Model confidence (mean pLDDT): 78 of 100. This is a predicted structure of a 169-nucleotide RNA (FMN riboswitch aptamer (RFN element)) from Lysobacter antibioticus. The RNAcentral record of the sequence draws on Rfam and Ribocentre. The model forms 97% of the base pairs in the Rfam consensus. Rfam family: FMN riboswitch aptamer (RFN element). Its family is annotated with FMN binding in the Gene Ontology. Rfam's curators write: The RFN element is a highly conserved domain that is found frequently in the 5'-untranslated regions of prokaryotic mRNAs that encode for flavin mononucleotide (FMN) biosynthesis and transport proteins. NCBI's taxonomy places the organism under Bacteria, Pseudomonadati, Pseudomonadota, Gammaproteobacteria, Lysobacter.

């Protein structure tokens, strides 16, 4: 020391004041927060002046989680159907098959489903990245009242990230 293959460990911040009101970190006013990985004109460092390293975008470009889909089914729940017992006044209860539901669970896609969100002004050859301003967004479910910031599924899972061991030479 390449492709690549095994293992390991890593891998998300954030409600602080003030109102209304029986009740709000959820509503109103101020306020805080910014996963991963490309993109490079900012900024540090070295430089032979070619360039090299190393940070550097929530809203460029893609991922990734979660929801939503589709498949599955040992718990779970429906007595729906049967079959059979058992008790009884036309009912009700077991138990075995068989069905259905997706509460829960496990597995796949990635076409879409919210699959979120930037503009002005200024520098320049050239900026949606740089100086200024002003905006905007943020999965499910829970909840005394609507939740990027509480609680939960999550001691999950993952986008990647380092690093160890084969490896080619």
């Nucleotide at each position: 020391u390449a492709a690549c293959g095994u293992c390991u460990u890593c891998a998300g911040g954030g409600c602080g004041g003030g109102g209304c009101g029986a009740a709000a970190c959820u509503c109103c006013c101020c306020a805080c927060c910014g996963g991963c990985g490309g993109u490079a004109g900012g900024c540090g460092c070295g430089g032979u002046c070619a360039c090299g390293c190393g940070c550097g975008a929530g809203c460029c470009c893609g991922c990734g989680a979660g929801c939503g889909c589709c498949u599955c089914c040992a718990g779970g729940c429906c007595g729906c159907g049967g079959u059979u017992c058992c008790g009884a006044u036309u009912c009700g209860g077991g138990a075995c098959c068989g069905g259905g539901c997706g509460c829960g669970g496990a597995g796949g896609g990635u076409c879409a489903g919210c699959a979120g969100a930037u503009c002005c002004g200024g520098u320049c050859c050239g900026a949606u990245g740089c100086c200024g301003g002003a905006g905007c967004c943020g999965a499910c479910g829970g909840u005394c009242a609507c939740a990027g910031u509480c609680c939960g599924g999550a001691u999950g899972a993952a986008a990647g990230a380092a690093g160890a061991c084969g490896g080619c030479u």